[in-house]
RNA sequence: CGCUGAAAAAGGCAAAUCACCCGAAAGGGUGAGACGCAAAGCCGUUGGCCUAAACCUCCCGGCGAUUUCGGGGGGCAGGGCAGCCCGGUUGCCAGU
Numbered sequence: 001c002g003c004u005g006a007a008a009a010a011g012g013c014a015a016a017u018c019a020c021c022c023g024a025a026a027g028g029g030u031g032a033g034a035c036g037c038a039a040a041g042c043c044g045u046u047g048g049c050c051u052a053a054a055c056c057u058c059c060c061g062g063c064g065a066u067u068u069c070g071g072g073g074g075g076c077a078g079g080g081c082a083g084c085c086c087g088g089u090u091g092c093c094a095g096u
Stems, first nucleotide, its partner, number of pairs: 002096004012037002017032006035083001041089004047084001048081003055075008
């Protein structure tokens, strides 16, 4: 320096769930908690996935002149997920 992660050691992260907070939602933050993880460290567009407040559109109703208000259907990411796959980059221990 490259490859590998069976066993071991030192340490690390933290799924579900619960509480509180933020958010329209998806989801996120903090604490508790461990299912798992050798990059489940960091960064990230595309792919994939989730959501649909605003916006567009249709229908129904109130008022009725337009406008506007309420309810419902459809569309839509500019909102999210890196513990879905992937790319970039850094790195502990052990074996070879």
Molecule: c-di-GMP-I riboswitch aptamer
Organism: Candidatus Methylophosphatis roskildensis